[in-house]
RNA sequence: CUAGCGGGAGAGACCGAUGUGGUUCGGGCUACAUCGGCGCCGAAGGAGCAACCAGCCCUGGAAUCUCUCAGGCAAAUGGACCGUUAG
Numbered sequence: 001c002u003a004g005c006g007g008g009a010g011a012g013a014c015c016g017a018u019g020u021g022g023u024u025c026g027g028g029c030u031a032c033a034u035c036g037g038c039g040c041c042g043a044a045g046g047a048g049c050a051a052c053c054a055g056c057c058c059u060g061g062a063a064u065c066u067c068u069c070a071g072g073c074a075a076a077u078g079g080a081c082c083g084u085u086a087g
Base pairs, nucleotide, nucleotide: 001087002086003085004084005083006082007081012038014037015036016035017034018033019032020031021030022029023028039073040072041071045069046067047066048065052061053060054059055058
């Protein structure tokens, strides 16, 4: 560094419109998807500064900090990081 296994947080199941499905005689209700709006989160990734480190002395590297571009805000998925096994 890679792969398997286990653990793994935070924040609106928000509002509106459209479409599809379910239910219904219909109205309505409900689930999902897309778009728009406002509110929020930081632990994929990305960017910035810095303690610090390296050196050819003004350059480089650099976080769980900061930003929120991206990502995320029921569950699922994802998930920094930790443990363990193998190469």
Glycine riboswitch aptamer from a marine eukaryotic metagenome, 87 nucleotides, folded computationally. The prediction has a mean pLDDT of 78. The RNAcentral record of the sequence draws on MGnify.